[in-house]
Context: one part of a larger RNA
RNA sequence: CGUUCGAAACUUGAGGGGGGCUGUCCGUAGUACGAGAGGACCCGGAUGGACAAACCUCUGAUGUGCCAGUUGUGCCAACAGGCGCAGUGCUGGGUAGUCACGUUUGGUUGAGAUAAGCGCUGAAAGCAUAUAAGCGCGAAGCUUUCCCCAAGAUUAGGUUUCGUCAAAUCCUUGAGCAAUCAAGGAGUUAGAUCCCUUGAAGAUUACAAGGUUGAUAGGCGGCCGGUGUAAGGUCGGUAACGAUUUUAGCCAAGCCGUACUAAUGAUCAAUUAGG
Numbered sequence: 001c002g003u004u005c006g007a008a009a010c011u012u013g014a015g016g017g018g019g020g021c022u023g024u025c026c027g028u029a030g031u032a033c034g035a036g037a038g039g040a041c042c043c044g045g046a047u048g049g050a051c052a053a054a055c056c057u058c059u060g061a062u063g064u065g066c067c068a069g070u071u072g073u074g075c076c077a078a079c080a081g082g083c084g085c086a087g088u089g090c091u092g093g094g095u096a097g098u099c100a101c102g103u104u105u106g107g108u109u110g111a112g113a114u115a116a117g118c119g120c121u122g123a124a125a126g127c128a129u130a131u132a133a134g135c136g137c138g139a140a141g142c143u144u145u146c147c148c149c150a151a152g153a154u155u156a157g158g159u160u161u162c163g164u165c166a167a168a169u170c171c172u173u174g175a176g177c178a179a180u181c182a183a184g185g186a187g188u189u190a191g192a193u194c195c196c197u198u199g200a201a202g203a204u205u206a207c208a209a210g211g212u213u214g215a216u217a218g219g220c221g222g223c224c225g226g227u228g229u230a231a232g233g234u235c236g237g238u239a240a241c242g243a244u245u246u247u248a249g250c251c252a253a254g255c256c257g258u259a260c261u262a263a264u265g266a267u268c269a270a271u272u273a274g275g
Stems, first nucleotide, its partner, number of pairs: 001152001005163007015149004021049007033038001051106005059100004066093005071086006110144003117137004169186007191268004195211005216262003219258005225251003232245005
């Protein structure tokens, strides 16, 4: 831009893509078969491999904005306590998120038409013949069934709901024979965008949540969770240090709550028809 008024939501599915893998064991059954050796079809069940998708409860990885320990050095005058730098200085852990080495799930089944193949009836050709007319069965394959995209499918689909005068129109007063004019008042709004607060969405865009009729982000409060018992005191020890106050102190991304801060403001559209 189109989709022949403009919007919002939900959809149909032409068409396209994905998936479709397979082992071993057990029962049937040491049965059928076979002199024996050996050893089934069919049917039912169990458990794997590889592959794929989703997810983070568990296991683990990461986690340079979390906690602790610790070395050297500089600074806060010294002590104590801290901070900077040294690859995050190094080391031990670790929330959320992300991930696999983790967890869960998947291949099925059914239907239709068939291939090779197997048949029924059956003539040409008194027989025979699955074929010539006609009718069946039959595969991991084909079309569906399952999952995803999908109306620019220009054949542009469908359903539901919303919008229709803001210049119109109506009312009052005044002027005018009137048409009409002037002043004042009433009256109505689908939606969308920019902008702003943001996001398990994201390169930008898009998508999604929200914008005071508000929990969108920050802050604050509580909780979960991490680290592992802070500082300052007191006690013991000559001291290093230990105990106690203390399951302390500190705490990121998580959960719940709370308007304290910031979501200010602006624009477009409002008609095809009709006149």
Large-subunit ribosomal RNA, domain VI from a Candidatus Woesebacteria bacterium, 275 nucleotides, folded computationally. Model confidence (mean pLDDT): 84 of 100. The sequence was found in a public genome assembly. Rfam family: Bacterial large subunit ribosomal RNA. The organism belongs to Candidatus Woeseibacteriota, within Bacteria.